[in-house]
C1' cells in the first nucleotide's frame, strides 16, 4: 500500500420488546435488555422506503409536496483495530 475475512486476539457497537422522555408523526434520546454487525464507525451525495406538523388542490374523514426521519434499505464519499495474502 491492496485485497481478503477461513481460524485466533484485544476489545466495540446493540435490533425486537418494555419503561422514562422528546416529537404532529415517521422516529430520536437514555435506562434494561441482545437479534445481529469486520466499518452496525461519520456523512443525507444518489436512489429507495416511511412521515405530513405546515404548505397547496378541493365539495372532500380525500390527494399531492420534505424543508421531516432512516447510515441496522442499497451505492458513494472520508475515516478505523486485528489478522492473512
Nucleotide at each position: 500500500a491492496a485485497c481478503u475475512g477461513a481460524a485466533a486476539a484485544u476489545g466495540g457497537c446493540a435490533a425486537a420488546a418494555c419503561c422514562a422522555u422528546c416529537g404532529a408523526g415517521a422516529g430520536g434520546u437514555g435506562g434494561u435488555g441482545a437479534c445481529g454487525c469486520a466499518a452496525a464507525g461519520u456523512u443525507u451525495c444518489c436512489g429507495g422506503u416511511c412521515u405530513u406538523a405546515c404548505g397547496g388542490a378541493c365539495u372532500a374523514u380525500u390527494c399531492c409536496g420534505a424543508c421531516g426521519a432512516u447510515a441496522g434499505c442499497g451505492g458513494g464519499a472520508c475515516c478505523g483495530c486485528c489478522a492473512g495474502u